Transfer RNA from Buchnera aphidicola (Schlechtendalia chinensis), 73 nucleotides, folded computationally.
The sequence is in RNAcentral, with records from ENA and Rfam.
Rfam family: tRNA. Rfam classes the family as a transfer RNA.
The coordinates come from a structure-prediction model, not an experiment, and the mean pLDDT is 81.
The same sequence occurs in records of 2 taxa.
Parts: sequence; structure tokens; C1' cells
RNA sequence: GUGUCUGUAACUCAGUUGGUAGAGUGCCACCACGACAAGGUGGAAGUCAGUGGUUCAAAUCCACUCAGACACA
Repeated sequence: GUGUCUGUAACUCAGUUGGUAGAGUGCCACCACGACAAGGUGGAAGUCAGUGGUUCAAAUCCACUCAGACACA
């Protein structure tokens, strides 16, 4: 340099042919326990990497840019 893939919560990851963004772990509060751990209930936490475009509507489709992984050179 070329090609392919990945980028979504603090971390690991879903998101079913475009229609209100989710799970587990972690965090906070409460319940329960003599206490701790485990357990139960509730809650907070997201510019869906960025910019632009298509669309009534984009995490999802298109273009470019950025970062990472792999392959070739």
C1' cells in the first nucleotide's frame, strides 16, 4: 500500500431482512442473615467510534475518515 473483519453501558457481548437500545458481570440502594459470602427486589449508567448522505424514521442501508485484528505485498 491492497483486501477482509471488528468498533453498542465500567468489562464481556446480543440486537431476527430500518420502527421507543438490551443481557450477564460489575456499581448503588433496600430486603433477608447474629455477621460475612451467596441469595432476592429495585435503580443509575449509552452522542450505538466520528462526519455526511438516503428515508416519515438509521445501531442497522450508502460514502468517507479514525482506531484495532488478520491476510497478501